[in-house]
The RNA shown here (c-di-GMP-I riboswitch aptamer) has 77 nucleotides and comes from an uncultured Geobacteraceae bacterium. It matches the Rfam family "c-di-GMP-I riboswitch aptamer". Rfam describes the family as follows. GEMM was predicted in a large-scale screen for bacterial structured RNA regulatory elements. Its family is annotated with cyclic-di-GMP binding in the Gene Ontology. Of the family's consensus pairs, 94% are formed in the model.
RNA sequence: UCCGUUUCAAGGUAACCCUAUCGAGAGGUAGGCACACAAAGUCACAGGUCCUAAUAAAGGACAGCUGGGCUACCGGA
Numbered sequence: 001u002c003c004g005u006u007u008c009a010a011g012g013u014a015a016c017c018c019u020a021u022c023g024a025g026a027g028g029u030a031g032g033c034a035c036a037c038a039a040a041g042u043c044a045c046a047g048g049u050c051c052u053a054a055u056a057a058a059g060g061a062c063a064g065c066u067g068g069g070c071u072a073c074c075g076g077a
Base pairs, nucleotide, nucleotide: 001077002076003075004074012037013036017032018031019030020029021028022027035064041070042069043068045067046066047065048062049061050060051059052058
C1' cells in the first nucleotide's frame, strides 16, 4: 500500500421501538433495547432523499442512501 473478517484476538457501534427532552419541522440529545454493520469512525464536498415556522429569498436535516476525502484494530499478501 492492497485485500479481507477469521473465535486470530481485543473489541466497537446501535436500527426499529419505548421514555424524557430540544426543535416550527425533517430530525437531534440522553437512557433502555438490538435489526444489522469490516470502518455503521469522521467530514455536508458531489449526487440523492426529507423539512419549511418566521418574513426573510433563502435556510435546515439525513454520514445506518450512493460516491468521495481523512483516520483506524487484527490477519494475510
About this RNA: The sequence was found by an Rfam model in a public genome assembly.